[in-house]
RNA sequence: GGGCGCUUAGAUCAGCUGGAAGAUCGCUUGAGUGGCACUCAAGAGGCCGGGGGUUCAAAUCCCCCAGCGUCCACCA
Numbered sequence: 001g002g003g004c005g006c007u008u009a010g011a012u013c014a015g016c017u018g019g020a021a022g023a024u025c026g027c028u029u030g031a032g033u034g035g036c037a038c039u040c041a042a043g044a045g046g047c048c049g050g051g052g053g054u055u056c057a058a059a060u061c062c063c064c065c066a067g068c069g070u071c072c073a074c075c076a
Stems, first nucleotide, its partner, number of pairs: 001072007010025004019056001027043006049065005
């Protein structure tokens, strides 16, 4: 330098065919217990990596940029 893949909640990841942002773990609160653990219930937490475009409507499609992973090439 080129190809491919990935970037969504604190963590690990879903979200395919554009139409109300989710799961599990963790966190907070409450109940059960003498207390802890544990179980159950409720809740908080996200401008979907950044910028532009298409569209009535974009996490999703297109373009540019950044970061990470991987393969190849160059460096001889």

Predicted 3D model of a 76-nucleotide RNA (transfer RNA) from a Candidatus Poseidoniales archaeon. The coordinates come from a structure-prediction model, not an experiment, and the mean pLDDT is 81. The same sequence occurs in records of 6 taxa. It matches the Rfam family "tRNA". RNAcentral holds the sequence, with entries from ENA.